[in-house]
A computed fold for a 1447-nucleotide RNA from a metagenome, annotated as small-subunit ribosomal RNA. Its mean pLDDT, the model's own confidence on a scale to 100, is 86.
RNA sequence: AGAGUUUGAUCCUGGCUCAGGAUGAACGCUGGCGGCGUGCCUAACACAUGCAAGUCGAACGGUUCGCAAGAACAGUGGCGCACGGGUGAGUAACACGUAGCUAACCUGCCCCGCAGCGGGGGAUAACGGAUCGAAAGGUCUGCUAAGACCCCAUAAGCUCCCACUCUGUAGAGGGGUGCGAGAAAAGGAGCAAUCUGCUGCGGGAGGGGGCUGCGACCCAUCAGGUAGAUGGUGCGGUAAGAGCGCACCAUGCCGACGACGGGUAGGGGACCUGAGAGGGUGACCCCCCACACUGGGACUGAGACACGGCCCAGACUCCUACGGGAGGCAGCAGUGAGGGAUCUUGCACAAUGGGCGCAAGCCUGAUGCAGCGACGCCGCGUGGGUGAUGACGGUCUUCGGAUUGUAAAACCCUUUUCUGCGUGACGAGCAAGGACGGUAGCGCAGGAAGAAGUGUCGGCUAACUACGUGCCAGCAGCCGCGGUAAAACGUAGGACACGAGCGUUAUCCGGAGUUACUGGGCGUAAAGGGCGGGCAGGCGGUGGCGGAAGUCUGGUGUGAAAGCGCCUGGCUCAACCGGGCGAGGACACUGGAGACUCCGUCACUUGAGGCAGAUAGAGGGGUGUAGAAUUCCGGGUGUAGUGGUGAAAUGCGUAGAGAUCCGGAGGAAUACCAGAAGCGAAGGCGGCACCCUGGGUCUGACCUGACGCUGAUCCGCGACAGCAUGGGGAGCGAACGGGAUUAGAAACCCCGGUAGUCCAUGCCGUAAACGAUGUACACUGGAUGUGCAGCCGCGCAAGCGGGGGCGUGUCCCAGCUAACGCGCUAAGUGUACCGCCUGGGGAGUACGGUCGCAAGGCUAAAACUCAAAGGAAUUGACGGGGGCCCGCACAAGCAGCGGAGCGUGUGGUUUAAUUCGAGGCUACACGAAGAACCUUACCUGGGUUAGACAUGCAAGUGGUAGGGAGGCGAAAGUCAACCGACCUUCGGGAGCUUGCACAGGUGCUGCAUGGCUGUCGUCAGCUCGUGUCGUGAGAUGUUCGGUUAAGUCCGAAAACGAGCGCAACCCCUGGGAUGCGUUACACGUGUCGCAUCCGACUGCCCGUGACAAACGGGAGGAAGGUGGGGAUGACGUCAAGUCAGCAUGGCCUUUAUGUCCAGGGCUACACACACGCUACAAUGGUCGGUACAAAGGGACGCGAAACCGCGAGGGGGAGCCAAUCCUCACAAGCCGAUCGUAGUUCGGAUUGCAGGCUGCAACCCGCCUGCAUGAAGCUGGAGUUGCUAGUAACCGCGCGUCAGCCAUAGUGCGGUGAAUACGUUCCCGGGCCUUGUACACACCGCCCGUCACGUCAUGGGAGCUGGUCACGCCUGAAGUCGGUGGGUGAACCGCAAGGACACCGCUGCCGAGGGCAGGGCCGGUGACUGGGACGAAGUCGUAACAAGGUA
Repeated sequence: AGAGUUUGAUCCUGGCUCAGGAUGAACGCUGGCGGCGUGCCUAACACAUGCAAGUCGAACGGUUCGCAAGAACAGUGGCGCACGGGUGAGUAACACGUAGCUAACCUGCCCCGCAGCGGGGGAUAACGGAUCGAAAGGUCUGCUAAGACCCCAUAAGCUCCCACUCUGUAGAGGGGUGCGAGAAAAGGAGCAAUCUGCUGCGGGAGGGGGCUGCGACCCAUCAGGUAGAUGGUGCGGUAAGAGCGCACCAUGCCGACGACGGGUAGGGGACCUGAGAGGGUGACCCCCCACACUGGGACUGAGACACGGCCCAGACUCCUACGGGAGGCAGCAGUGAGGGAUCUUGCACAAUGGGCGCAAGCCUGAUGCAGCGACGCCGCGUGGGUGAUGACGGUCUUCGGAUUGUAAAACCCUUUUCUGCGUGACGAGCAAGGACGGUAGCGCAGGAAGAAGUGUCGGCUAACUACGUGCCAGCAGCCGCGGUAAAACGUAGGACACGAGCGUUAUCCGGAGUUACUGGGCGUAAAGGGCGGGCAGGCGGUGGCGGAAGUCUGGUGUGAAAGCGCCUGGCUCAACCGGGCGAGGACACUGGAGACUCCGUCACUUGAGGCAGAUAGAGGGGUGUAGAAUUCCGGGUGUAGUGGUGAAAUGCGUAGAGAUCCGGAGGAAUACCAGAAGCGAAGGCGGCACCCUGGGUCUGACCUGACGCUGAUCCGCGACAGCAUGGGGAGCGAACGGGAUUAGAAACCCCGGUAGUCCAUGCCGUAAACGAUGUACACUGGAUGUGCAGCCGCGCAAGCGGGGGCGUGUCCCAGCUAACGCGCUAAGUGUACCGCCUGGGGAGUACGGUCGCAAGGCUAAAACUCAAAGGAAUUGACGGGGGCCCGCACAAGCAGCGGAGCGUGUGGUUUAAUUCGAGGCUACACGAAGAACCUUACCUGGGUUAGACAUGCAAGUGGUAGGGAGGCGAAAGUCAACCGACCUUCGGGAGCUUGCACAGGUGCUGCAUGGCUGUCGUCAGCUCGUGUCGUGAGAUGUUCGGUUAAGUCCGAAAACGAGCGCAACCCCUGGGAUGCGUUACACGUGUCGCAUCCGACUGCCCGUGACAAACGGGAGGAAGGUGGGGAUGACGUCAAGUCAGCAUGGCCUUUAUGUCCAGGGCUACACACACGCUACAAUGGUCGGUACAAAGGGACGCGAAACCGCGAGGGGGAGCCAAUCCUCACAAGCCGAUCGUAGUUCGGAUUGCAGGCUGCAACCCGCCUGCAUGAAGCUGGAGUUGCUAGUAACCGCGCGUCAGCCAUAGUGCGGUGAAUACGUUCCCGGGCCUUGUACACACCGCCCGUCACGUCAUGGGAGCUGGUCACGCCUGAAGUCGGUGGGUGAACCGCAAGGACACCGCUGCCGAGGGCAGGGCCGGUGACUGGGACGAAGUCGUAACAAGGUA
């Protein structure tokens, strides 16, 4: 510090995700030791048990024990129990933090100072007696003490009233003097000295109360709140100011700088993270606050409204004799419960600290220790060295090896830790005294001995192989893996990472500049408000003076400790701990500076405004008015149509339309002018005239003197459509009706047509309200239009030239921008202010609020879901986009196919099997250039198992290997008489048999492959190097102007060259020359064969063209612009075809999926398609005669001539290894004859019979011949194929395969030999350029909505139900305060009666809680209902993306 992920690729925008650090953690696997920390985050849920606050006999009386000294004990009394410890519920608050104030306050114990401590009195616990109660606990009576209680005295000082005075405050304040009044006390110990305690006053220290400024959460879908509320006067109250409380008076007070309400939350020091700014957190430790079962209350006290005190109410739990009582772990431990989850009912007061005490001491779950938990941090160990045959084993393997791996073993060594034994602390300040602890440490001995795991290995991200699995099982943080070769699943081996831990999950910060203060944006990615006016606010021109709030700076105070940084020290190090220094605030006080901002003041004119003059305009409102056109009405002329469309029809018209002429009515809109023109803030504004009215521009520089800019809320304006009321209504025209179109047509087209469009008035308030660009100001280089009015020069003028201003366009520079683009009218450079954005969907939706008559507008979420959604540009592909151009692509022609019969192939069906493959073009007479057996891969059946075939090893074998009559068998095979080998260096080999390694497979995968092939396409394209342009993909070159069959060539050009293609080079053919010539022939020639060479190059001429390339024409020539034909197929595309031609990875099979054999099948047949053959006839058939080829083939062959047969054929065997012989006969043609339009003398299917041939064998299932039979068919619907010249068509001949042949196929050969091409609009395919795109698996693309099904979250909803909050009324505990004076009472007054006072009682206000009633807010649930999201293969259509077929 970044990385992955949107695309075919690119740049940008933008979200999601990852790598880091952290934790009071939890979970999984694993676990040796120690140190230091740390441990209920949930139920402030409920708690059994024990302990957590007592102490003092030197305050007091008493009791018990004791001989006594003395000790112990309950009670009275004192001090403490307000500390320490826990928790975080509540609290958004002066609770906390920080800085101040207190002239408005308190302070026990402690310290200092001053003063004092005299006299007296009455009670009461304990205790005794009686008594009630189950208990808890009381009641009555009697006795008694004190430092308990009371009275009197004294008063330095204190307090209060009054007077005077000094000082001070905004005002209360403080000091002094004087008179008067008031209030104190306690003793104890000691022989004593003395000590200690007590009282008053002053001071201190520490602690606390109160007040204030500032700081610090979310929601505005909470906008108004408030009745003690704000202030005053008076009184009360408190330690103390105050509406703190009360009475009266006034009506204030708070709020957009966010009141009030709602939600959430203890605050801080700090902690985590981060470069920082910031963000998150508030465990442990420290400070503060709050709370103590819930709520209320006071008492005591220096201090409490009191965790282990009291009273009351409530809920809960327990005891009970049912009458009544008891309790409060958010103290330590512990239990239950909750939860993913959090410890021992330990030891000790030895240390530190606290309470009491003179002290000894007692108490102390504070604390010190120990225990449990890898919860965290830190440290240590599980050994070290040597050790190669690189052992065994494992894994992989190309079988060679590689790896595990110096790893192990082995040898040598060490002993941290461990085990055993011994010794043994510091912590303790003077002796003794240690919970921890016989611990730490130390010494000795023993022995490598007891101690390694976890996660990961597709990319990010470090680490790869094998097997298993087969979109299954599973993985996954994101992208994504898995559908038979998975480095992504599982296992193994290996590797990588960390290591007593390692992973996972959760949460926070970071990365994220992804809320942007530091530090972002808004033309098209999300984002400028529709426009203006303008309050608050923010910001603000020039010069001077003053102030000093901001700002800058010096000083002072404070910012606790811990923590953090640095330095340093202590535990062996570290963690941990100690010491020192530092850092840390928008803080407070104080001194100073005066540039800038600010405030005040004086001045200025350039900003702004005014004034004068000139001026353009569809600026706005109103009233009139004009002509053209449409329609309607009346009339005339006139007759059959008109209208409308792609074509039609509906419609109108013989009751007279349309057409045409005249007249009239009415409404709306204003042709030409007219322009990228003008005006307006925007919406918007268009005949002409008048009236009213807003704004702008220019010139002058006369006036004011910063009066300015922006602008949340607010106010106004605001197209169309729509709404309300009333008018109006010609044309147009939603809805609606009809006609068409269509599969349908709720549309597009046509005929009608209502609202509406128009006017008036009032609403609505939206828009792609757009320049998708807020307003204002300033600055910044050129070119060229245009509107308006000035200025200068020339000119008589028209006009010409020059220069400045305002407005409106275009093009470029700099600069900006992701690019496109913007570019003085900025999207450049700056300033000010406002608005707005923060991934896509859900959604501009729901709820709430508000506006509206309604429609609806404004404001505006969440759940859930996705890994993207986007912008610009690039290359392609595509378009029912455009341009240019090719091709038998169409057209023009000729012959066909599609109909028939037959042949063949395919589908389908059938079958035991009908083996398999090929599937639009580019499968279908294709693999098949030959299925009766064989082939053969299929089926049935019969055999066989090292095999039909190969190699190796081992063993065996000598009449062996091999042959084999005959028997059995369908055959394979088996039994078997008999015959019977080869090489040899004599060991043996070969052969054969057996066994083991293995063979075999037309079994699967052409989507694992090689090779080969098809196709686009013989199309003219496809690329590279360097350079240049672009951030980049990429472009340029290859585009453009011409030209060509061609990216062929020429020219231009930021390109210059080059490669693969094109062309040429090669073969055949056409002319010629030469050489040779067997087997040709006319016999010496060259028809012919072979070979070599020549010939054609736009070379020549004319024209066109750009002086080019080239094109057109011509000459010559056998041949002319590529002469004709062939071979030759660029980068690539189709996961095209082929595992069955071959090869080959992997998988599968191995007494079978191998192999052998017999028979069957591949030849089936209701059908469908494809390729063909033969025909339908007279340009023909039949018969007779007769002519002319080329190219091939031939020894397991071609096979002549005689001869036989009607023929197929037989027979025969000459000749020929072939220019020699054979095949060989060509056919159409020509000559002649016949048939006469007929299902025929056409046609030959089918069938019968008789033959021939091949072959082991023609039943399934061959070919041929003869005779007989003589079917369909009379030129073929929609549609469709081939061909542009020696071509099509017609005619025959050959060859390959092959025993034969189902060949009409395939491939060659020659013979005869046409027609047509105007042309490129259209169909198909293709090339180049361009354009649009939401396509890129690329239009056979993409994609939308309803419906149906499933899942999920959510809105509405008659309601039902819960929580919370305050209000109203009723009731009202405890208790303070007040009233009352019924009861009671020792102290004081009084002789007494009585009084004062106190307590009780009664009572008033307040008052927790309870009750009644209505309501606000927030949830849960709800028949039904609304939309939404998501979900491999559902339905209907086709809306959008190409002009998406109606932009």